RNA sequence: GGGGAUAUAGCUCAGUUGGUAGAGUGUCUGGAUCGCACCCAGAAGGUCGAGGGUUCGACUCCCUUUAUCUCCA
Numbered sequence: 001g002g003g004g005a006u007a008u009a010g011c012u013c014a015g016u017u018g019g020u021a022g023a024g025u026g027u028c029u030g031g032a033u034c035g036c037a038c039c040c041a042g043a044a045g046g047u048c049g050a051g052g053g054u055u056c057g058a059c060u061c062c063c064u065u066u067a068u069c070u071c072c073a
Base pairs, nucleotide, nucleotide: 001072002071003070004069005068006067007066010025011024012023013022019056027043028042029041030040031039049065050064051063052062053061
C1' cells in the first nucleotide's frame, strides 16, 4: 500500500431480505425474609463508531472516514 471482518445499554451479544431498538447480566426501587443471599415484580440506562447521500421512512442500502483484529505484499 491492497483485501476482508467487527463497532448496538456499564459488560457480553441479538436485531433475516428498509417500517416504533431488544435479551442476558449488572445498577436502582418495591415485595418476600428477623436480616443477607437466592427468588418474584417494576424502573432507569442507547445521537446503533463518525460525517454525508438515497428514501415517505435507514442499525439495515450507497460513498467517505476513525478504531481494533486478520490476510496478502

Model confidence (mean pLDDT): 83 of 100.
Predicted 3D model of a 73-nucleotide RNA (transfer RNA) from an uncultured bacterium.
Rfam family: tRNA. It is annotated as a transfer RNA.
It was read from a public genome assembly.